[in-house]
Context: one part of a larger RNA
RNA sequence: CGGUGAGACUUGAGAAAGCUCUUCCCUAGUACGAGAGGACCGGGAAGGACGAACCUCUUGUGAGCCAGCUGUCCUGUCAAGGGCAUAAGCUGGGUAGCUACGUUCGGCACGGAUAAGCGCUGAAAGCAUCUAAGCGCGAAGCCGUCUUCAAGAUUAAGUCUCGUUAUGAGCUUCCUCAUAGACGAUGAGGUUGAUAGGCUCUACGUGUAAGGCCCGUAAGGGUUUUAGCGGAGGAGUACUAAUCGAGCCAUAUUG
Numbered sequence: 001c002g003g004u005g006a007g008a009c010u011u012g013a014g015a016a017a018g019c020u021c022u023u024c025c026c027u028a029g030u031a032c033g034a035g036a037g038g039a040c041c042g043g044g045a046a047g048g049a050c051g052a053a054c055c056u057c058u059u060g061u062g063a064g065c066c067a068g069c070u071g072u073c074c075u076g077u078c079a080a081g082g083g084c085a086u087a088a089g090c091u092g093g094g095u096a097g098c099u100a101c102g103u104u105c106g107g108c109a110c111g112g113a114u115a116a117g118c119g120c121u122g123a124a125a126g127c128a129u130c131u132a133a134g135c136g137c138g139a140a141g142c143c144g145u146c147u148u149c150a151a152g153a154u155u156a157a158g159u160c161u162c163g164u165u166a167u168g169a170g171c172u173u174c175c176u177c178a179u180a181g182a183c184g185a186u187g188a189g190g191u192u193g194a195u196a197g198g199c200u201c202u203a204c205g206u207g208u209a210a211g212g213c214c215c216g217u218a219a220g221g222g223u224u225u226u227a228g229c230g231g232a233g234g235a236g237u238a239c240u241a242a243u244c245g246a247g248c249c250a251u252a253u254u255g
């Protein structure tokens, strides 16, 4: 841009993906075979690779976070802290998120038409013949079934609801944002409000702060204290910010 008032929900023409492999057990040491060996058919169980989703568990990351440590400079000094030592000073942990090495799930089954092949009936050709008419069985393959996209399917589909002449159905701009994201877009919200921040509480992370008191000449230890600090997660709460407006639709449609 088309379709053409709008919103929500669908249909599926068409397209894509997928389709896998191995081992073991039972049948059965049976059929077969002199023996050695050793099945078809059917049933069951594990696993590999591959794929998808997810983060409960395990793992990694985690320049938010907590703690420990060294040197040096600074906050007048002690103590307690801050800067730098990487564009993290070093080290030990680690929430959310992201993640695989983690978890869960998938290939199935079934139907249809067939290939090679196997048949039924059956003439030409009194027989025979699966074929000439007719009919059946038969593959990991084909078409469906399962998953995903899908009405630009211009044949532009359908259903429901709302709006249509002076009302406002609906959308956007603007703003707060994230389950979204390069930007657009998408989604959640905009006071009739929990959208984000703040505040309160908290799962959780660090691992017992500072100060005081006690013990020790001291280094240090004990106690207050499973503290203090953090808390991307969860819950609550209008304190702050989502103000006020404007535009489009609309030279439409219907009468």
Stems, first nucleotide, its partner, number of pairs: 001152001005162006014149003020048007032037001050106005058100001060098002065093005070085006110144003117137004168249001170248004174190005195241003198237005204230003211224005
A computed fold for a 255-nucleotide part of an RNA from a Patescibacteria group bacterium, annotated as large-subunit ribosomal RNA, domain VI. The prediction has a mean pLDDT of 86. The organism belongs to Bacteria candidate phyla, within Bacteria. RNAcentral holds the full RNA, with entries from ENA.